[in-house]
């Protein structure tokens, strides 16, 4: 200097004028959209069912150890894969419990029935050839994948049939690690695929519905009529059963209302900062701060200045922790590779 990897910050600020919303001490007062507010994909707080337990079913997660209110999130590690590397990805328990699937090709796709071929015995034929029986899976073919690889011996021909060296699996000893797992040594059978993001098995976890939840006040009307069921148990918010609770429930006809207001609604698993513990996620202690609460839905416009740019994606609606997606431009830190020079 070029190319790359990981992490982070900003994405507007100051002043003046004016417009809108909220709060309060009513003052020349204070505050007023995000890093994702988006998706509604997870987890909760909170509210109601409701006094709310157990089982099945259903659903989710899936290596080990931690963090957290919790999670399918995050941190660290292990194993596997990609990359020269910094780093990145993983739907990562079980195929010897069972069932299923692996197109086409091929003899055959899993206890996998030998197509071509090789060897032995026989029949026919002058021989070749044809044909019957037995043995074989080394060589050839098909395929993504076909009974471990390579070499020697052996055999009628072959084959881990035997042996040496490797790979794989299992067992034993021992070492490191909390663990997943890893290293070393020895032995044995010689070794029959993959797929569970297929059904399934195993372990762990899980009530439901949701702020249009829900609570209160005001207003209106006809606490009207008929029928069925109910302590031998109405009804009880995803399904079924058991248990628990204990008095109304349902259908039809008819009448009023579907209107207004207050709360929920922003002081929180809150933010910033210092120190300490930890590899880290995070936690502890101290100090400081209060950053929008609209409800047909506010936060806009103009001017000036600084700056390097003010632009992309884009607008709160109960709140918070994550994940995913979109994003013009500017900047910071650390690391990797290549080239050149010293």
């Nucleotide at each position: 200097g070029c190319a790359g990897a990981a992490g982070g910050u900003c994405g507007g600020g100051u002043g003046g004028c004016u417009a809108c919303u909220c709060c309060u001490u009513u003052a020349u007062g204070g505050a007023g959209a995000g890093g994702a507010a988006a998706g509604u994909c997870c987890g909760g707080g909170c509210u109601c069912c409701a006094u709310a337990g157990g089982g099945c079913g259903c659903g989710a997660u899936g290596c080990c150890g931690g963090a957290u209110a919790a999670c399918g999130u995050c941190c660290g590690g292990g194993c596997g894969g990609g990359g020269u590397g910094a780093c990145c990805c993983g739907a990562c328990g079980g195929a010897a419990a069972g069932u299923g699937c692996c197109a086409c090709a091929g003899a055959a796709a899993a206890a996998a029935c030998a197509c071509a071929g090789c060897c032995c015995c026989g029949g026919u034929c002058u021989a070749g050839g044809c044909u019957g029986g037995g043995g074989u899976a080394a060589c050839g073919g098909u395929g993504a994948a076909a009974a471990g690889g390579c070499g020697c011996g052996g055999u009628a021909a072959g084959a881990g049939c035997g042996c040496a060296c490797c790979a794989g699996u299992c067992c034993c000893u021992c070492c490191g690690g909390u663990a997943a797992c890893g290293a070393a040594g020895g032995g044995a059978g010689c070794u029959u695929g993959g797929u569970a993001a297929a059904c399934c098995c195993c372990a762990u976890c899980g009530g439901g519905a949701g702020c249009a939840a829900g609570a209160c006040c005001c207003a209106a009307u006809a606490g009207g009529g008929a029928g069925a069921g109910g302590a031998a148990g109405a009804g009880g918010c995803g399904g079924c059963c058991c248990g628990c609770u204990g008095a109304c429930u349902c259908u039809c006809c008819g009448g009023g209302u579907a209107g207004g207001g207050u709360c929920g609604c922003u002081g929180g698993a809150g933010g910033c900062u210092a120190c300490g513990a930890g590899c880290g996620a995070u936690c502890g202690u101290g100090g400081c701060c209060c950053a929008a609460g609209a409800u047909a839905g506010a936060u806009g416009g103009c001017c000036a200045c600084a700056c390097a740019a003010a632009u992309a994606c884009a607008g709160a609606a109960c709140c918070c922790g994550g994940c995913u997606u979109a994003u013009a431009g500017a900047c910071c830190u650390u690391c990797u590779g290549c080239c050149a020079u010293u």
Bacterial RNase P class A from a bacterium, 342 nucleotides, folded computationally. It matches the Rfam family "Bacterial RNase P class A". From the family's description: Ribonuclease P (RNase P) is a ubiquitous endoribonuclease, found in archaea, bacteria and eukarya as well as chloroplasts and mitochondria. Gene Ontology terms of the family: dimeric ribonuclease P complex, ribonuclease P activity and tRNA processing. The family's RNA type in Rfam is ribozyme. It was read from a public genome assembly, where an Rfam model found it. Model confidence (mean pLDDT): 79 of 100.